[in-house]
RNA sequence: GGUCCAGAAGCUCAUUCGGUAGAGCGACCGCCUGUCGAGCGGAAGGUUGCGGGUUCGACUCCCGUGUGGGCCG
Numbered sequence: 001g002g003u004c005c006a007g008a009a010g011c012u013c014a015u016u017c018g019g020u021a022g023a024g025c026g027a028c029c030g031c032c033u034g035u036c037g038a039g040c041g042g043a044a045g046g047u048u049g050c051g052g053g054u055u056c057g058a059c060u061c062c063c064g065u066g067u068g069g070g071c072c073g
Stems, first nucleotide, its partner, number of pairs: 001072006010025004019056001028042004049065005
């Protein structure tokens, strides 16, 4: 230099063809318990790396850019 992959909640990950983002764990509150834990219930938490484009509508498609990794030279 070329090419491919990854990125989404604090962590690990779903979100197949474009239809308005969710689970488990964790943290918080409550119930239960003599206490803790377990169990049960609740609420919080995200501009889907960044910028732009296409579209009525983008995590998803296109372009650019930055990070990490693999392969080739």
Predicted 3D model of a 73-nucleotide RNA (transfer RNA) from a Planctomycetia bacterium. Its Rfam family is "tRNA". Rfam links the family to the GO term triplet codon-amino acid adaptor activity. It is annotated as a transfer RNA. Taxonomically the source falls in Planctomycetia (Bacteria, Pseudomonadati, Planctomycetota). It was read from a public genome assembly.